Source information
The prediction has a mean pLDDT of 83. Predicted 3D model of a 1389-nucleotide RNA (small-subunit ribosomal RNA) from an uncultured bacterium. It matches the Rfam family "Bacterial small subunit ribosomal RNA".
RNA sequence: AGAGUUUGAUCCUGGCUCAGGAUGAACGCUGGCGGCGUGCUUAACACAUGCAAGUCGAACGGAAACUUAUUGAAACCUAGUGAUAUAAGUUUUAGUGGCGGACGGGUGAGUAACGCGUGGGUAACCUGCCGUAUUCUGGGGGACAACAGUUGGAAACGACUGCUAAUACCGCAUAAGACCACAGUCUCGCAUGAGACAGGGGUAAAAGCUCCGGUGGAAUACGAUGGACCCGCGUCUGAUUAGCUAGUUGGUGAGGUAACGGCCCACCAAGGCGACGAUCAGUAGCCGGCCUGAGAGGGUGAACGGCCACAUUGGGACUGAGACACGGCCCAAACUCCUACGGGAGGCAGCAGUGGGGAAUAUUGCACAAUGGGGGAAACCCUGAUGCAGCGACGCCGCGUGAGUGAAGAAGUAUUUCGGUAUGUAAAGCUCUAUCAGCAGGGAAGAUAAUGACGGUACCUGACUAAGAAGCACCGGCUAAAUACGUGCCAGCAGCCGCGGUAAUACGUAUGGUGCAAGCGUUAUCCGGAUUUACUGGGUGUAAAGGGAGCGUAGACGGCAUGGCAAGUCUGAAGUGAAAGCUCGGGGCUCAACCCCGGAACUGCUUUGGAAACUGUCGCGCUAGAGUGCAGGAGAGGUAAGUGGAAUUCCUAGUGUAGCGGUGAAAUGCGUAGAUAUUAGGAGGAACACCAGUGGCGAAGGCGGCUUACUGGACUGUAACUGACGUUGAGGCUCGAAAGCGUGGGGAGCAAACAGGAUUAGAUACCCUGGUAGUCCACGGCUGUAAACGAAGAUUACUAGGUGUUGGCAACCAUAGGUUGUCGGUGGCCGCCGCUAACGCAUUAAGUAAUCCACCUGGGGAGUACGUUCGCAAGAAUGAAACUCAAAGGAAUUGACGGGGACCCGCACAAGCGGUGGAGCAUGUGGUUUAAUUCGAUGCAAACCGAAGAACCCUACCUGGAUUUGACAUACAUGUGGUAGUGAAAUGAAAGUGGAACGACCUUGGCUUGCUAAGGAGCAUGAACAGGUGCUGCAUGGUUGUCGUCAGCUCGUGUCGUGAGAUGUUGGGUUAAGUCCCGCAACGAGCGCAACCCCUAUUGUCAGUUGCUAACAGGAGAGCUGAGCACUCUGGCGAGACUGCCGCCGACAAGGCGGAGGAAGGUGGGGACGACGUCAAAUCAUCAUGGCCUUUAUGUCCAGGGCGACACACGUGCUACAAUGGCCGGCACAGACGGAAGCGACUUUGCGAAAAGGAGCGGAUCCUCAAAAGCCGGUCCCAGUUCGGACUGCAGUCUGCAACUCGACUGCACGAAGUCGGAAUCGCUAGUAAUCGCAGAUCAGCCAAGCUGCGGUGAAUACGUUCCCGGGCCUUGCACACACCGCCCGUCA
Repeated sequence: AGAGUUUGAUCCUGGCUCAGGAUGAACGCUGGCGGCGUGCUUAACACAUGCAAGUCGAACGGAAACUUAUUGAAACCUAGUGAUAUAAGUUUUAGUGGCGGACGGGUGAGUAACGCGUGGGUAACCUGCCGUAUUCUGGGGGACAACAGUUGGAAACGACUGCUAAUACCGCAUAAGACCACAGUCUCGCAUGAGACAGGGGUAAAAGCUCCGGUGGAAUACGAUGGACCCGCGUCUGAUUAGCUAGUUGGUGAGGUAACGGCCCACCAAGGCGACGAUCAGUAGCCGGCCUGAGAGGGUGAACGGCCACAUUGGGACUGAGACACGGCCCAAACUCCUACGGGAGGCAGCAGUGGGGAAUAUUGCACAAUGGGGGAAACCCUGAUGCAGCGACGCCGCGUGAGUGAAGAAGUAUUUCGGUAUGUAAAGCUCUAUCAGCAGGGAAGAUAAUGACGGUACCUGACUAAGAAGCACCGGCUAAAUACGUGCCAGCAGCCGCGGUAAUACGUAUGGUGCAAGCGUUAUCCGGAUUUACUGGGUGUAAAGGGAGCGUAGACGGCAUGGCAAGUCUGAAGUGAAAGCUCGGGGCUCAACCCCGGAACUGCUUUGGAAACUGUCGCGCUAGAGUGCAGGAGAGGUAAGUGGAAUUCCUAGUGUAGCGGUGAAAUGCGUAGAUAUUAGGAGGAACACCAGUGGCGAAGGCGGCUUACUGGACUGUAACUGACGUUGAGGCUCGAAAGCGUGGGGAGCAAACAGGAUUAGAUACCCUGGUAGUCCACGGCUGUAAACGAAGAUUACUAGGUGUUGGCAACCAUAGGUUGUCGGUGGCCGCCGCUAACGCAUUAAGUAAUCCACCUGGGGAGUACGUUCGCAAGAAUGAAACUCAAAGGAAUUGACGGGGACCCGCACAAGCGGUGGAGCAUGUGGUUUAAUUCGAUGCAAACCGAAGAACCCUACCUGGAUUUGACAUACAUGUGGUAGUGAAAUGAAAGUGGAACGACCUUGGCUUGCUAAGGAGCAUGAACAGGUGCUGCAUGGUUGUCGUCAGCUCGUGUCGUGAGAUGUUGGGUUAAGUCCCGCAACGAGCGCAACCCCUAUUGUCAGUUGCUAACAGGAGAGCUGAGCACUCUGGCGAGACUGCCGCCGACAAGGCGGAGGAAGGUGGGGACGACGUCAAAUCAUCAUGGCCUUUAUGUCCAGGGCGACACACGUGCUACAAUGGCCGGCACAGACGGAAGCGACUUUGCGAAAAGGAGCGGAUCCUCAAAAGCCGGUCCCAGUUCGGACUGCAGUCUGCAACUCGACUGCACGAAGUCGGAAUCGCUAGUAAUCGCAGAUCAGCCAAGCUGCGGUGAAUACGUUCCCGGGCCUUGCACACACCGCCCGUCA
C1' cells in the first nucleotide's frame, strides 16, 4: 500500500466482499510449565447458611469471678481451716454515657440534567476529628435506665410500682470576644454591599477523670480538610414532535434554609422559553481513559482512578458536624418466613455461596504478617477494606517438547510415463546435553526490637532418565501452499466471485505441502481499508443529484481611502489541565509481560501585558459597484375596448341531376322529401394565411390580423444627482402550459367518452362515418403539476480567435451604399488553451476563481404505506421501514441483428424449358409390430445416406445348442516321448463329443549305440493375459459435411485513443475477385483470389504397331498382303492468347466498349484445388485412442430365424397416361470401360431365358459389341385403346451346398391404377436443359429402376434488380453478446 466482483472486451460511476488490529468474550478440536493480570456484559431476578462495625471500665452506677490485707461467727484435732464484714486490686462486662455506624465495600436501575467535564464565582454558605492563637472551666438542682418487686404475651416485645450514678439532663453566675437591633465616622468594592473604629442596650457557655505526668470540657478567631449553592462553554437521535408554560416569568412583603433563590405563601403585573430547535418522544450514568486510524475522526466507558445516582418498590422525617442514612427509624406496597391466628420478623446492587436466566463468568478458602480504617491514654479489639492462596489457555509475556552426526537415500505410505519420484537426515544407529516437569538437600527478602497468612514459597545445589510434554486451520482466485481415489447438480462446500450434471487442484478421504503454534479455527461486535457523509477530503448536462420561475425576510458574504476601539486574530507571562495511562530516558524482577523513578505531553479553559495588517465595530470621506435624471430608437411584453377580411358550418332562395362522401380496398353515413356541385343573401362562433426568419419580446409558463387607451421591462447616448444604497436568499409571498373542478354564458370547427362501419384469430386500437364533455368568455374562482428541458441555480471578474444575425451610437470614404470602431443585446455555427469517464463544453463554459441557495449517497420495495398540511374532488406537498438482489447504471468499442438506409453479387427472383406433389412399382426413412425386426445418419448440410451387391456367409440382432488361457498375440513356470499330428465306428441339426488304428522332428555332450543329460519346436496344466461392432464423437486423433470457390481473414512497424480498439482493410473509380489504379498517417507483409497442375478445343515436331491407306503393286472380297507413315489416330515434347494491335470512353490511370487478326478474346470450356473461422455439426460401427464397464461372458463356435414384417406418413427414383406415339419389317452412325475360376466369336438345339461343343484373346490385334433415339416402308385412328404394364396363374432357364421365408431371367395367359396431377415445390443459362442408349465397380447369382462414367440427338429464355432467399462492403439504431430461434412485460398455474 491494496485486491475480487456489473462487460464479449473497455473506461467510469457505484455498491457488495476480503486481506489488518482489537475484545470482560462464547463455541469446536487440542492442551506441558511458569509469571503478571483478569473473570454475571443476561434477571437493579429471588435468596438458605456463615461472616462483612464496632470500641471505650482512664465517663457512670452496678453485677460476677479472682487476689491481697484486716475482721474473725459456728464448729473442730487449737497447727490452722474459715462464714461474715470492711478496704484495696485484677479480670469480665448487660445497662447509662461518649466516639464511630454519612468512611470503607457493591451496583448502574434512574438521570439528556449545572448530572458530568472544564474554567470561574460565593460581598449568599457550613465544616466533627486535626493544627495555631487567646480566654475560661464557678456554684447548684431534679430525673431515667440498670437493679428489685408485681404483671401481660406463643414470640417479638412490653406495662406498672419503687431505688440510684455520671463527661446523661436543666436553671443560675461570669462574657475579653461572638451574635442581634440602633444611631455616628473613615476606607474600599462592578452592584446588592464589605471592612475598620468608638457608643450604650439585649442574648447565649462549660465536665470531669487521673497512675498527678497529664487527659478532657466551653467560647472566639484563623488555617487545613471535606462539603453546599450559583454561572460561562461543551455534552446522543428524531420536525412523520412547532409551538410550550399558570408558581408559569417578574415585583413587593412575610416565612423557611448553613446559605441565595417561587424554595414556600399572600398580593400585584403579564410575562418567560422557542427554527442558534423550546415542548414532546426514544436511548443513555458522565469523565480520565480504552480500541482503531497517517491524521482529522469513528466506536466505546469492563478492570484501575475521579464525580454522580441507587440500596426490594414508593414516600417521609428523626438523630447528627455531616444522612433524608446498603448491614438506622416510621408509613404504604409486593414478596418470603415464624405463629398458640391475637400478632410478629426480613431485605447479599458487601465477601463466599444457592436457585433461576443465559452462549457465558470462579472458593460457603487463609490471615490481620504487611498497607490502611474505627474505637481506646494504652495494651489491645474489630476490619470478606486489604494481603494472599484456590478454579478457568479468558488475555498478555516467557520457556520447553531436545542437540550433533547419520545414505543402504532402509522399511512403511502416497504417486507413477513402472524407469522412478516424494515423505527424507526425517527415522533407526552412534555421540552428547538437562531448560521445564519428577526426586533429594539447603532456604530468603517482604520486619526499624517482637510479630509472616503467603510458605518449606521464590531461589540455590546435587543425583537421575531422551525420557513425561503438538496441535489446529488452510492448499480454485483474492491468498502462502497440489496430487490420487471416492462421489456424479447427489452428498456437500461457500467471506465475495462461485464449485459439484463420470477424468472436481473448490465436496469427502489419503499422501504431500503452507501458515500459526500451547494454541488454532469459527461466530459476534468495533475501527480501518471506505476520499462510501468528503473539516482535512466528494459531487449534481447524459451515471444518484439544480428547486418550474420570480420578488423578498432572517441569515451568510461584500468596493476604494482614512482615524479610533480591540470582539475575532497573533504574541509574551501566570494559573489550571488530579493520579494512573500514552510517550521519551533511566532503574528493579535471569529476559519479557509487569512494576518503580524522572522528563515531556495533555493540542483545552481562565486571567493578564502587548500588536493593529486582515475580519468586525464606531466615525468621517470617495465614485469604478448599484440606482436616479435628461435625450432617443426597437419589440407577437401585459391588460381592456373596438374593428377587419378569408375559410368552415348552418339557414333561405335560384340553377341543376344522380350520385356524393370516404379508403390500401370498402362499408357505415348523406341523397329523387332533390344531396354533392354552383350562384345570391343571411346567421354565428373560433382562429388570424402570406409577411415569418436557428428573427423579436418576456423571470419562467408563454406571446402573432388591425386600431386606440392604460402600462411593465430591457437597450443606446449623456455624465447632472445619490453615495455601497450590493449579491444570494432557509421559511414566506406571487406567477405558473395542458388536462381537470365550481358557477354562469357561448358553442362554427375540432374532438376524450360513446355509437356504427371496416381491419383482425380477436381489435374494448391504429383507418372511416358520426358524436358529447371539453376546447372559447367571465370570476383578484379552485387546482399547482409536466421530458415546467439547454435534462445545464443565481451573481461577479478573468481567459486566442473566425463567421452570421439583431438594436443603437460614432468616425471616415462617400451617397441605393461601403469600411472601421464601439456598446449592448441577442442568437447560431466553427475552433485554441483548459476541463471531462467519454460523448462533448469551449467569452451564452461543463475553463480559472469568489459568494449564497437547492439537491445527491447501490438497485428494487417506492415517490409507495402511515402520520401531517393543502384541496370541492381528482389529487398535490412532505416522505419511511420490513424484505430482497450483487449488482443497477453512464459513455464509448467490436460484433450479431433490424418488417433501417445506400451500393453490389448469385438459376435468388423475373423470362423460359422440363419435372416433383395425383397413379402403379422400386428404394430409403418415420411409425407400428416383433423373440429379433442389429447399429448409426434427422432442417438446408438425414432419408437409392454408411451399404461399389442382406438366400447361407457378411451379421453386429433373436431363439436354441456348445465352449472357457480361449477363434487370435506375447512371454513365464512345471510337466511331457507312444508325445505332437492324422483320425475310423457311434452320436448329433451342426458345432462338437468320442476315440479304434497309424504315428513323427532339430542341436549339443556323455557313453554301454540306444539309453541318458541339457536346450529348441510341439503339446498339457497353471498364472499373466487375450477378446468385446459394450458406453462416452460432450475426453480425443484422423477423416468429412456446411456457410462457400463467398472474397474475405490477419500480422509487423508507425500513428491516433486513458482504454477496449481504430488506422492500414475506409474514400473515388474498376473487377469474377481486398482484381487493379488513384487518393489518404500510414508503410509493408502473410493466408486466401488469380497463376503454376490435369482434361479438352488449334497446330508443329518426334515415333509408326496391334492404328491408318493418299500414291504404287497383288488380290474374287476385306488395309487382306507387299509397301508406305502423307492423312486419321495414338502419346511424348513444343507453339499458341498477352487487352499484345487499332479506334472511342475514362482522370493522361486501372479498366470498359467496339474492331482487326486468329482454331480460340478478354478467366476460351471443364476439373483438382476450399483462407481465418462457424455449427461442443457427423463418425469410438473403417481405423487409432484416454477413461469406464465385462471376463464360464457384453468373448468364441454352430444351426435356424431376423435385418425383406405393414393400418399408415414422408423423401428419392423408374414406368406411364400415348399419334412429336405404339407395334412390325428393313437400313445406318459412337465413345469410354472390362475380360483368365474370365470375355467368349462361330456352329448346332430350344419360341425364349439358355444349353451342348468351342476358335481367338492377359488384349490399339480376340471378345463383350446389338448401340438407341434416328432414317425408310407398313399398320393402328383417339378408345382406358394394338396406350399402360402392376398383380396373378401355369410352365421353365440359370447361378449356387441350398432360391419356402427371400434371387434374377424366359414363354403363354390374366390386363389393375392411370386420360398430365390441389396447396405447394425442384433443376437448368449451351453442347447446357431435355431426350436416347452404352459401359464399369461391387458381384457365384441378384432384388441396379441406385451410383459412377461414356458418347448420340439437341433447344428456349434472361426486359431487368421492385419483390422472395442467400451472401459481400459502407452507414445508422440497439436495453442483443448462448448474439432476434436474442432479450423481455403482464396474467394464470
RNAcentral holds the sequence, with entries from ENA and SILVA.